[in-house]
RNA sequence: GGGCGAUUAGCUCAGGGGUUAGAGCGCGACACUGAUAAUGUCGAGGUCGAUGGUUCAAAUCCAUCAUCGCCCA
Numbered sequence: 001g002g003g004c005g006a007u008u009a010g011c012u013c014a015g016g017g018g019u020u021a022g023a024g025c026g027c028g029a030c031a032c033u034g035a036u037a038a039u040g041u042c043g044a045g046g047u048c049g050a051u052g053g054u055u056c057a058a059a060u061c062c063a064u065c066a067u068c069g070c071c072c073a
Stems, first nucleotide, its partner, number of pairs: 001072007010025004018056001027043005049065005
């Protein structure tokens, strides 16, 4: 330099045009217990990497950029 992939909650990841953006783990409160753990219930936590474009409507499609990874040279 060329090609490909990934980027969504603190971490690991779903979600492949429309309904309110979700799960597990983690965190907080409560219940339970003599007290912990485990378990159950509830909750907090997200400008969906950035900027533009397409569309009535974009986390989702397109372009560029950024970061990370893999391959080729």

Transfer RNA from a Candidatus Peregrinibacteria bacterium, 73 nucleotides, folded computationally. It matches the Rfam family "tRNA". The organism belongs to Candidatus Peregrinibacteriota, within Bacteria. Its mean pLDDT, the model's own confidence on a scale to 100, is 83. The sequence was found in a public genome assembly.